[in-house]
Context: one part of a larger RNA
RNA sequence: UUGGGUUUAAAGGGUCCGCAGGCGGAUGUAUAAGUCAGUGGUGAAAUCCUACAGCUUAACUGUAGAACUGCCAUUGAUACUGUACAUCUUGAAUUCGGUCGAAGUGGGCGGAAUAUGUCAUGUAGCGGUGAAAUGCUUAGAUAUGACAUAGAACACCGAUAGCGAAGGCAGCUCACUAGGCCUGGAUUGACGCUCAGGGACGAAAGCGUGGGUAGCGAACAGGAUUAGAUACCCUGGUAGUCCACGCCGUAAACUAUCAAUACUCGUUUUCGGCGAUAUACAGUCGGAGACUAAGCGAAAGUGAUAAGUAUUGCACCUGGGGAGUACGAUCGCAAGGUUGAAACUC
Numbered sequence: 001u002u003g004g005g006u007u008u009a010a011a012g013g014g015u016c017c018g019c020a021g022g023c024g025g026a027u028g029u030a031u032a033a034g035u036c037a038g039u040g041g042u043g044a045a046a047u048c049c050u051a052c053a054g055c056u057u058a059a060c061u062g063u064a065g066a067a068c069u070g071c072c073a074u075u076g077a078u079a080c081u082g083u084a085c086a087u088c089u090u091g092a093a094u095u096c097g098g099u100c101g102a103a104g105u106g107g108g109c110g111g112a113a114u115a116u117g118u119c120a121u122g123u124a125g126c127g128g129u130g131a132a133a134u135g136c137u138u139a140g141a142u143a144u145g146a147c148a149u150a151g152a153a154c155a156c157c158g159a160u161a162g163c164g165a166a167g168g169c170a171g172c173u174c175a176c177u178a179g180g181c182c183u184g185g186a187u188u189g190a191c192g193c194u195c196a197g198g199g200a201c202g203a204a205a206g207c208g209u210g211g212g213u214a215g216c217g218a219a220c221a222g223g224a225u226u227a228g229a230u231a232c233c234c235u236g237g238u239a240g241u242c243c244a245c246g247c248c249g250u251a252a253a254c255u256a257u258c259a260a261u262a263c264u265c266g267u268u269u270u271c272g273g274c275g276a277u278a279u280a281c282a283g284u285c286g287g288a289g290a291c292u293a294a295g296c297g298a299a300a301g302u303g304a305u306a307a308g309u310a311u312u313g314c315a316c317c318u319g320g321g322g323a324g325u326a327c328g329a330u331c332g333c334a335a336g337g338u339u340g341a342a343a344c345u346c
Base pairs, nucleotide, nucleotide: 004317005316006315007300008299012314014201015200016199017198021194022193023192025088026087027086028085029084030083031082033081034080035077036076037075038074039073040072041071042070049065050064051063052062053061054060091191092188093187094186095185096184097182098181099180100179103177104176105175106174107173108172109171110154114150115149116148117147118146119145120144121143125136126135162169163168206247207246208245209244210243211242215241216240220236221235222234223233258313259312260311261310262309263308266291267290268289269288270287271286272285273284274283295302296301319346320345321344328339329338330337331336
């Protein structure tokens, strides 16, 4: 490379947007580039293949044929692909009308809890553990009440629920912004799908500058435990956790399952619409789950949210270790990220 694969054996990029590229709905006309057929030219000889012949045979050699899968020209065919033009509405989009949600951004407000402070009541313990001790406390703690201040997070509702491309999103409310879904009209008329490179977003931790700091809490200190205890347990506690702006760009970023389209037996729960006078039943469109037939699968399992049947595009894999290392390049303030070998060894 071919072939075969990618839930769990190696393998789906963290997610989306998107240029080039690849692929692409229905009908008609034209063209004839791809495609197919005929004819002509060319495709040196040798070699290869077939037949026959010559050296006693073979190797070898000779003669003839075939072949030279190709290229060029020309004459035709027109189903498919391409190209040009015209038309269409089912793909896609727009609009009108409803509706849904913890979707996003920025402000305002709220109560509970915690901590601290002040005052009051009150007196000897509190706290903590398996048991203790370190720690706090007669300079009045713990406990109880009142008031004040601060930061962070939002009990119940709450769900096996919902929304978002993913990361993720939860007190209430206001403003701004985006999106999905449904119904039936109208409009455009293939405007679509995928996407190397590229761009944007991207948990936590970490980094820079400036704030903030109640609780929690790496590091660190002390007390225990232990043979030891650089731990698990306890008392403290700095960075951090929070905010603004700027970096970082990684995760078991998981459904370990790329995106899109079409088709394929049923049962059941649930969320949002629709049409009905209708909260029930049934139907229908769009989501979220469970079970299952066929099929698939090495099995576990999967099974209309496919891992079934097919098509298109992208990404990735090719024994274990060495190694996601070295070197180079590139990005970063750094930490480090991305790309990514070989020797050697089993």
A computed fold for a 346-nucleotide part of an RNA from an uncultured bacterium, annotated as small-subunit ribosomal RNA, central domain. Its mean pLDDT, the model's own confidence on a scale to 100, is 89. Its Rfam family is "Bacterial small subunit ribosomal RNA". The RNAcentral record of the full RNA draws on ENA and SILVA.